[in-house]
RNA sequence: AGUUGCAAAGGGCAAACCAGAUGAAAGUCUGGGACGCAAAGCUAUGGGUCUACGUUAAGAAUUAAUAGGACAGCCAGCCGCCACA
Numbered sequence: 001a002g003u004u005g006c007a008a009a010g011g012g013c014a015a016a017c018c019a020g021a022u023g024a025a026a027g028u029c030u031g032g033g034a035c036g037c038a039a040a041g042c043u044a045u046g047g048g049u050c051u052a053c054g055u056u057a058a059g060a061a062u063u064a065a066u067a068g069g070a071c072a073g074c075c076a077g078c079c080g081c082c083a084c085a
Stems, first nucleotide, its partner, number of pairs: 002084001004083002012037002017032006035073001041078003046075002048071003054066005
């Protein structure tokens, strides 16, 4: 040094769903639970996605826009264990 992960060892994480907590919501946290994951480790100063308390505009109900709120198990960036090479 890799556009490697067939086999091996030690293992690691934990989707949906359920219960509790929290939040305006998206979501998050804890416990249970495993669909999956070789980065399902870290980063929300890049792209993307979700939400819209408040604000703004139009208004009859209401609708639209908006991140200062979120998502890393979407892409991306950074770092890294074991084995092989």

This is a predicted structure of an 85-nucleotide RNA (c-di-GMP-I riboswitch aptamer) from a Eubacteriaceae bacterium.
Taxonomically the source falls in Eubacteriaceae (Bacteria, Bacillati, Bacillota, Clostridia).
It was read from a public genome assembly, where an Rfam model found it.
Rfam family: c-di-GMP-I riboswitch aptamer. Its family is annotated with cyclic-di-GMP binding in the Gene Ontology.